The RNA shown here (SAM riboswitch aptamer (S box leader)) has 114 nucleotides and comes from a Bacteroidota bacterium. The prediction has a mean pLDDT of 83. The organism belongs to Bacteroidota, within Bacteria.
RNA sequence: CACUUAUCAAGAAAGGCUGAGGGUAAUGGCCCUUUGAAGCCUUGACAACCUAUUUCGGUGCAAACCGGAAAAAGGUGCCAAUUCCAUCCCGAAAAAAAUCGGGACAGAUAAGUC
Numbered sequence: 001c002a003c004u005u006a007u008c009a010a011g012a013a014a015g016g017c018u019g020a021g022g023g024u025a026a027u028g029g030c031c032c033u034u035u036g037a038a039g040c041c042u043u044g045a046c047a048a049c050c051u052a053u054u055u056c057g058g059u060g061c062a063a064a065c066c067g068g069a070a071a072a073a074g075g076u077g078c079c080a081a082u083u084c085c086a087u088c089c090c091g092a093a094a095a096a097a098a099u100c101g102g103g104a105c106a107g108a109u110a111a112g113u114c
Base pairs, nucleotide, nucleotide: 002113003112004111005110006109007108008107013043014042015041016040017039021032022031023030026087027086028085029084044079046077049075050074053070054069055068056067057066058065059064083106088103089102090101091100092099
C1' cells in the first nucleotide's frame, strides 16, 4: 500500500519557536488565518478502539469464553464549523430549481490479516 470489521450530528486548551497558508481524492462552494495558518516543542484536556485492572451476570469440573458496568495506568487517536457543505443513485415534494430523508462513492480513526 491492499483487504476485513466497527465508528464518524457529541466532546476537548494554554505557552514557546516559526512566518503563510489551511480546512485529509478531485471539482465547485463556503469558512478559518499576521488579532498568527500549517509544522515542531512543553504542559493540559476530550474520548473509550486495543491492552492491563475492578465489578456483575451467563456457559463451564477448571482453565477460559461471552455480555453489561466502572475507571483511565499503558498503546493509539483527537482538541473550528456534521467527515464544513455539495457532486452520484433512490424517494418525498415539485412546472423547474431550491429543500428534506435514505443510500452509495470517497475519507479519517482503531483492531486484525497479508